[in-house]
């Protein structure tokens, strides 16, 4: 070159087929609990959804084009 799959909070995922408030776990801060720590258990911070552009009243999702991973073909 060609094809598939894959990028989403610090981390790992979900969620995309079927457009409509981004979800959960781990981590972090608080706060309860205890002699202390872990653990438990309440609470709360945190994500231009890789990057640009179409379409749409409205796009993490649909289309178009790149960019980076992995795999296979050549």
């Nucleotide at each position: 070159g060609c094809g598939a799959c894959g990028g989403u909070g610090g981390u790992c995922u979900a969620g995309c087929c079927u457009g409509g408030u981004a979800a959960g776990a781990c981590a972090c801060c608080a706060g309860c609990c205890c002699c202390c720590c872990a653990a438990g258990c309440u609470g709360g911070u945190g994500a231009u959804c890789g990057c640009g552009g179409g379409u749409u009243c409205a796009a993490a999702u649909c289309c178009c084009g790149c960019c980076c991973g992995u795999c296979g073909c050549a």
A computed fold for a 74-nucleotide RNA from a Candidatus Bathyarchaeia archaeon, annotated as transfer RNA. Its Rfam family is "tRNA". It is annotated as a transfer RNA. Its family is annotated with triplet codon-amino acid adaptor activity in the Gene Ontology. Taxonomically the source falls in Bathyarchaeia (SeqCode) (Archaea, Thermoproteati, Candidatus Bathyarchaeota).